[in-house]
RNA sequence: GCCCGUGUAGCUCAACUGGCAGAGCAUCUGAUUUGUAAUCAGAAGGUUGCAGGUUCGAUUCCCGUCGCGGGCU
Numbered sequence: 001g002c003c004c005g006u007g008u009a010g011c012u013c014a015a016c017u018g019g020c021a022g023a024g025c026a027u028c029u030g031a032u033u034u035g036u037a038a039u040c041a042g043a044a045g046g047u048u049g050c051a052g053g054u055u056c057g058a059u060u061c062c063c064g065u066c067g068c069g070g071g072c073u
Stems, first nucleotide, its partner, number of pairs: 001072007010025004019056001027043005049065002052062002
């Protein structure tokens, strides 16, 4: 330098063919308990790496760019 994969909540990951961004763990609150753990109920937490384009509508499609992983030379 070229090619492939990947980037979404604090962490690990979903989102089927473009149509309300979700789950588990963690955190917080409450219930239960003499108390803690466990269990149960609820809450909060995201400019979907960044910046553009197409579209009524983009995590998804297109262009550029950055990070990470792998391959080739």
This is a predicted structure of a 73-nucleotide RNA (transfer RNA) from Kapaibacterium sp. (SeqCode). The sequence is in RNAcentral, with records from ENA and MGnify. RNAcentral records the identical sequence in 7 taxa. Taxonomically the source falls in Kapaibacterium (SeqCode) (Bacteria, Bacteroidota, Eximiradiales, Kapaibacteriaceae (SeqCode)).